A computed fold for a 684-nucleotide part of an RNA from an Ardenticatenia bacterium, annotated as large-subunit ribosomal RNA, domain II. The source organism's lineage runs through Bacteria, Bacillati, Chloroflexota and Ardenticatenia.

[in-house]
Context: one part of a larger RNA
RNA sequence: GCCGGCGAGUUACGGUCUGUGGCAAGGUUAAGGGAGGCACACCCGGAGCCGCAGCGAAAGCGAGUCCGAAGAGGGCGUCAAGUCGCAGGCCGUAGACCCGAAACCGGGUGAUCUACCCAUGGCCAGGGUGAAGCGCGGGUAAUACCGCGUGGAGGCCCGAACCGGUGUCUGAUGCAAAAGGCUCGGAUGAGCUGUGGGUAGCGGUGAAAUGCCAAUCGAACCCGGCGAUAGCUGGUUCUCCCCGAAAUCGCUUGAGGGCGAGCCUCCGGCCUGUGGUGUCGUGGCGGUAGAGCACUGGAUGGGCUAGGGCCCAUUGCGGGUACCAACCCCAACCAAACUCCGAAUGUCACGUCAUCGGCCGGGGAGUUGGACUACGGGGGAUGAGCUCCGUGGUCGAGAGGGGAACAACCCAGACCGCCCGCUAAGGUCCCGAAAUCCGGGCUCAGUGGGAAAGGAAGUGGUGCCGCGAAGACAGCCAGGAGGUUGGCUUAGAAGCAGCCAUCCUUAAAAGAGUGCGUAACAGCUCACUGGUCGAGUGGCACUGCGCCGAAAAUGUAACGGGGCUAAGUCCGGUACCGAAGCGGCGGGUCGUCGGUUUUAACCGGCGGCGGUAGGGGAGCGUUCCGCGGGCAGUGAAGGUCAGUCGUGAGGCUGGCUGGAGCGCGCGGAAGUGAGAAUGCCGGC
Numbered sequence: 001g002c003c004g005g006c007g008a009g010u011u012a013c014g015g016u017c018u019g020u021g022g023c024a025a026g027g028u029u030a031a032g033g034g035a036g037g038c039a040c041a042c043c044c045g046g047a048g049c050c051g052c053a054g055c056g057a058a059a060g061c062g063a064g065u066c067c068g069a070a071g072a073g074g075g076c077g078u079c080a081a082g083u084c085g086c087a088g089g090c091c092g093u094a095g096a097c098c099c100g101a102a103a104c105c106g107g108g109u110g111a112u113c114u115a116c117c118c119a120u121g122g123c124c125a126g127g128g129u130g131a132a133g134c135g136c137g138g139g140u141a142a143u144a145c146c147g148c149g150u151g152g153a154g155g156c157c158c159g160a161a162c163c164g165g166u167g168u169c170u171g172a173u174g175c176a177a178a179a180g181g182c183u184c185g186g187a188u189g190a191g192c193u194g195u196g197g198g199u200a201g202c203g204g205u206g207a208a209a210u211g212c213c214a215a216u217c218g219a220a221c222c223c224g225g226c227g228a229u230a231g232c233u234g235g236u237u238c239u240c241c242c243c244g245a246a247a248u249c250g251c252u253u254g255a256g257g258g259c260g261a262g263c264c265u266c267c268g269g270c271c272u273g274u275g276g277u278g279u280c281g282u283g284g285c286g287g288u289a290g291a292g293c294a295c296u297g298g299a300u301g302g303g304c305u306a307g308g309g310c311c312c313a314u315u316g317c318g319g320g321u322a323c324c325a326a327c328c329c330c331a332a333c334c335a336a337a338c339u340c341c342g343a344a345u346g347u348c349a350c351g352u353c354a355u356c357g358g359c360c361g362g363g364g365a366g367u368u369g370g371a372c373u374a375c376g377g378g379g380g381a382u383g384a385g386c387u388c389c390g391u392g393g394u395c396g397a398g399a400g401g402g403g404a405a406c407a408a409c410c411c412a413g414a415c416c417g418c419c420c421g422c423u424a425a426g427g428u429c430c431c432g433a434a435a436u437c438c439g440g441g442c443u444c445a446g447u448g449g450g451a452a453a454g455g456a457a458g459u460g461g462u463g464c465c466g467c468g469a470a471g472a473c474a475g476c477c478a479g480g481a482g483g484u485u486g487g488c489u490u491a492g493a494a495g496c497a498g499c500c501a502u503c504c505u506u507a508a509a510a511g512a513g514u515g516c517g518u519a520a521c522a523g524c525u526c527a528c529u530g531g532u533c534g535a536g537u538g539g540c541a542c543u544g545c546g547c548c549g550a551a552a553a554u555g556u557a558a559c560g561g562g563g564c565u566a567a568g569u570c571c572g573g574u575a576c577c578g579a580a581g582c583g584g585c586g587g588g589u590c591g592u593c594g595g596u597u598u599u600a601a602c603c604g605g606c607g608g609c610g611g612u613a614g615g616g617g618a619g620c621g622u623u624c625c626g627c628g629g630g631c632a633g634u635g636a637a638g639g640u641c642a643g644u645c646g647u648g649a650g651g652c653u654g655g656c657u658g659g660a661g662c663g664c665g666c667g668g669a670a671g672u673g674a675g676a677a678u679g680c681c682g683g684c
Base pairs, nucleotide, nucleotide: 001684002683003682004681005680006679011094012093013092014091015090016089017088018087019086020085021084022083023082026050027049028048032044033043034042054061055060064076065075066074067073097235098234100232104225105224106223107222108221109220115199116198117197118196119195120194121193122192123191124189126158127157128156129154133150134149135148136147137146138145162186163185164184167182168181169180170179201217203213204212205211210219238619239618240617241616242615243614248261249260250259251258252257262367263366264364265363266362267361268360269359270358271357275356276355277354278353280351281350282349283348284347285346290341291339292338296335297334298333300331301330302329303328305325307324308323309321310320311319312318370395371394372393373392374391375390376389377388378387379386400411401410402409415587416586417585418584420583421582422581426577427576428575429562430561431560435574437573438572439571440570441569442568448564454548455547458545459544460543461542462541463540464539465538466537467536475532476531477530478529479528481505482504483503486500487499488498511526515524516523588609589608590607591606592605593604594603595602596601620673622670623669624668625667626666627665628664630662631661638657639656640655641654642653643652644651645650
């Protein structure tokens, strides 16, 4: 891992509701007892319980009563039949659907491992160093001190046994639940070690790490309390039919849990339009979008003009101002917490039409982690697949078609069957169903098929303004001068470093000079003018499509691919393809209406039938029991293969196998259905 078997809402007692049955103003017995097939739906037993009257704290009164002075007012009652079984839904108390802790407490068992201690034993090759003391010699007044020897100290040195475990490699279903190789530390000591003994868990021991106390230690192990508790995780077993949510609000030591409400379901009652939904009409409500500046504030320019600053003046009076600036005026603005205004949508009432549900009471829930998308907003950075509200949609709980793929986007809501048809979104060159369809434009960038600010004689469309046969634009030929090197500045400054000025003359025209250039001049050129040529030529604005801007990690890789110049793009048109949509044919089921023969079945009309949590309904099968009626060695159950019936759970039949029990009808009772629980046991 697979296969097989086992494996989870039970039982008791209360409560409540529903169904059903008995009796009924009553209903019912409990313990116990009595006959009896020892087993019942038998009999007795009325204690007790519930109901038949309530109100008040009570005395008490009573269809009333209590508060009260009250014949006031108000509260609770009076107007509803109960009760005892059986069955089912749900709740409570119990382990209460099953498995699962980490823990807590009690009583015991452990120091054969290990920590420390006590008693008594054992062990440490070899080599080195050479303390004190002592001897002798030197030395001293004597000590001290020095030398030589002797001596053999030391948590001394090197290094086996022994004890340890530094680094690294191997080992990792190992040789081993901690080892092996190499290497390394201690090795006369706070050394190592044998045997016997001691200390025990709210504890011991600890050269102290929360270390160790039998491969376990922030509190050992075993058994018990114990089915501890688990607002948590996982699991929870047959079928079909009908309906079908929520992820919100309030409160919560509350936030992944609850309680009430909301939303779902089932039953009963009431209403059939005074009700729900929608259209239209009439009349109301309102202060958003927009807009506005009349209020509250903000804010720009100008005018006018108080006040202030500065300057001048001053005995006093004053004067000036391209400074600041209130009010007021003009012009133009801004605002969630501004409004002189003010929609659309919304909402209320009544009416019309359409449609069909609505309300009340009660039983059962689940949900209270939501997600994305469009639009209106708050927060954030006019970020987020961000977060928080509002309105709608979808997913959630929704399959099908499209979107290459893709819960949430687009189309569309799947009862079943069909080798029938029509369409939606989206498509029609090939992959790949259907147009290489028709008409008219645009694009040349593979733009299409990713992107901004910004940039550009790309190209199409529109408009406006210049110049032009009195000859424009471009090219070519020629002129482009004089006062003058303007003045200043400067070493110089002559059109051309810079500052100031920018005149006059001759002219067809020519700047006190557009650029290059020189140290400064010179030189080239431009503006401007004439000629040549002979028809258009410049500028600006708006707009369609394109261009540049454009760098990323395995491999083209920014059309799904091939490939496309239309198979791109815009406008118009006609066909076709395309889904579980719609239609056709056949069938099922539910609701409703009608008919038949009302008994509940059949026929027909109309309508419904996606579905998670969840509610409701109807069934299948397993084991056992009661009653009835059957089968079986002429072969039961079980196994296996096949056929057949049923929407399904399943049923029936036959062959083979098997070798002794087993169905069916009606009813009853449950250890009643397995694929999942890192489930349990077994097999392989």
The prediction has a mean pLDDT of 88. It matches the Rfam family "Bacterial large subunit ribosomal RNA".